[in-house]
C1' cells in the first nucleotide's frame, strides 16, 4: 500500500410516527433500529425522482375565414391561439437522492491470509 474477526472501543441510523420547511421530488430535528467498516464528505459521471419549459390531444367565452339558411346574426366546416382538463419515449433548464453504482478527498481499529 491492501484487506476486513460472531475482536476491542467508539460511531451512523431504513420504515414508522410527531413536530417545521419546502409547489414537489425532498430536507432538518425528535422517536425508532432495517442495516452499514466509510452508512465520513463532494451532486463531478451514470441512474432514479420532482417540477417547468417544449410536443401532441381534448373543451372552449371568444378570434380569423368559408359556406348554407336569411336579417334572428343563427347553424356548421377549416385554421391559430390564451385559460382550463388529460398524456408524454427522446431532448433542454432547475431541483433533490452520496443509505443506487462509479470516481474524488479524508479517517478510527487491527484477527487471519
Nucleotide at each position: 500500500u491492501a484487506c476486513g474477526a460472531u475482536a476491542a472501543a467508539g460511531g451512523c441510523a431504513a420504515a414508522u410516527c410527531u413536530g417545521g420547511c419546502g409547489a414537489a421530488a425532498g430536507c432538518c430535528a425528535g422517536u425508532g433500529a432495517c442495516g452499514c467498516a466509510a452508512a465520513g464528505c463532494c451532486a463531478c459521471g451514470g441512474a432514479u425522482c420532482c417540477u417547468g419549459a417544449c410536443c401532441c390531444c381534448c373543451u372552449g367565452c371568444g378570434c380569423g375565414c368559408c359556406g348554407c339558411c336569411u336579417u334572428c346574426u343563427g347553424c356548421g366546416a377549416c385554421g391559430a391561439c390564451a385559460c382550463g382538463a388529460g398524456g408524454g419515449a427522446c431532448c433542454c433548464a432547475a431541483g433533490a437522492u452520496c443509505g443506487c453504482c462509479g470516481g474524488g478527498c479524508c479517517g478510527c481499529c487491527g484477527a487471519a491470509a